Large-subunit ribosomal RNA, domain IV from a Candidatus Martarchaeota archaeon, 317 nucleotides, folded computationally. Its Rfam family is "Archaeal large subunit ribosomal RNA". The coordinates come from a structure-prediction model, not an experiment, and the mean pLDDT is 82.
[in-house]
Context: one part of a larger RNA
């Protein structure tokens, strides 16, 4: 000096990116039990009591401290002696929840889910493998099958078809070779016409398709600000929310709380560089070895460090 393990005066996170580790709690039995809630839950919430009590002694001992005892009462089903055995509460984020996952650095807010929606598809189906034959779905039939795409639940999901994709229409125009008609006096080869598929154009619909969702000026009887007015321009010009955000560049925004002190946290403001409605918006009880703040407990994490135990290095013989 490393590894295991253990104890520790007073301080108790002062350490540290961070309570990482470590510790504290635990059984059981009785009383109690909050905000919220989808009424189930939360919840073993917290929290306090008992796990012996009580009354009289004895012994060590300097002692009325402390330790081991001893006699009696009294009471339960159940008296945690080892082992074994939750530390607890509040505020937010995300994802609704069990559940899956990078075998061997990631367990998660990712995947998946019920439940919503969209588009094929009437059965020798669509879709999928196969050269084929045949095969799976399916011994199934639109309450069922294949694909996408959001993801419980509650409130809701706003314009725009101009693009680019799907669909459906088609009087009409475009529109390939073959075949058809002419045709260079005749064969060839060539020329030319006339009608034509589908596709295009035309016309119309679809965004829970793929995608988009402006600017510039004036203006109320302090000032500010602009409901209002004008204008330019678009297919439409971002609606309801939410909001310095897991998005906010300035930014450590600006205020409030929280600290003695806060680039943290949280409530609030908010033209948001560049939020936004199923690549869902916003909310939510319960849940989670997620995550971010705090708050009691607790502690060698620290102040600051020392001993003990094993075990190994290494030095000495």
């Nucleotide at each position: 000096c490393c590894c295991u393990g253990g104890u520790u005066a007073g301080g108790g996170a002062a350490a540290u990116c961070g309570g990482c580790a470590a510790a504290c709690u635990a059984g059981u039995g009785g009383u109690g039990u909050a905000a919220g809630u989808u009424a189930u839950c939360g919840a073993g919430a917290a929290a306090c009591c008992a796990u012996g009590u009580c009354u009289g002694c004895g012994c060590a001992u300097a002692g009325u401290a402390u330790g081991c005892g001893c006699a009696g009462a009294u009471a339960u089903c159940a008296u945690u002696u080892u082992c074994u055995a939750g530390g607890g509460g509040g505020c937010a984020a995300c994802g609704a929840c069990u559940g899956u996952u990078u075998a061997u650095c990631a367990a998660a807010a990712a995947c998946a889910c019920a439940a919503c929606u969209c588009a094929c598809u009437g059965c020798a189906a669509a879709g999928c493998g196969g050269a084929a034959a045949c095969g799976c779905c399916u011994a199934g039939a639109a309450u069922a099958g294949u694909g996408g795409g959001u993801g419980a639940c509650g409130c809701c999901u706003g314009c725009u078809c101009a693009c680019c994709g799907c669909c459906a229409a088609u009087a009409c125009g475009u529109g390939a070779a073959g075949g058809c008609c002419c045709u260079u006096u005749u064969c060839a080869a060539g020329g030319g016409g006339a009608g034509u598929a589908a596709g295009c154009g035309c016309u119309g619909g679809c965004a829970a398709a793929g995608a988009g969702c402006g600017g510039g000026a004036g203006u109320a009887a302090c000032u500010c600000u602009g409901a209002c007015u004008c204008u330019c321009u678009u297919g439409a010009g971002g609606u309801a929310g939410c909001g310095u955000a897991a998005u906010a560049c300035c930014u450590c925004g600006u205020c409030a709380c929280u600290u003695a002190a806060u680039a943290g946290g949280u409530g609030a403001c908010u033209u948001g560089c560049a939020u936004g409605a199923a690549g869902g918006g916003c909310g939510u009880a319960a849940c989670g070895a997620u995550u971010g703040c705090c708050c009691c407990g607790c502690u060698g994490u620290c102040c600051c460090a020392a001993c003990c135990a094993g075990g190994g290095a290494u030095c000495c013989g």